[in-house]
RNA sequence: GGGUCGUUAGCUCAGUUGGUAGAGCAGCGGACUCUUAAUCCGCGGGCCAAAGGUUCGAACCCUUUACGACCCA
Numbered sequence: 001g002g003g004u005c006g007u008u009a010g011c012u013c014a015g016u017u018g019g020u021a022g023a024g025c026a027g028c029g030g031a032c033u034c035u036u037a038a039u040c041c042g043c044g045g046g047c048c049a050a051a052g053g054u055u056c057g058a059a060c061c062c063u064u065u066a067c068g069a070c071c072c073a
Base pairs, nucleotide, nucleotide: 001072002071003070004069005068006067007066010025011024012023013022019056027043028042029041030040031039049065050064051063052062053061
């Protein structure tokens, strides 16, 4: 220098062919218990790496950029 993949909640990851985003763990509150742990119930937390474009509508499609991993040279 060229190519492929990835970037979504504090962490690990889903998200179908475009229709205003979810799980597990963690956190907070409650139940249970003499107390803790475990278990059960509930709650909060993200405008999806950034910018632009297409579209009535974009996490999703297109372009560029940043960061990371791998391959080729």
The RNA shown here (transfer RNA) has 73 nucleotides and comes from a Deltaproteobacteria bacterium. Taxonomically the source falls in Myxococcia (Bacteria, Pseudomonadati, Myxococcota). The RNAcentral record of the sequence draws on ENA. It matches the Rfam family "tRNA". By type it is a transfer RNA. Its mean pLDDT, the model's own confidence on a scale to 100, is 81.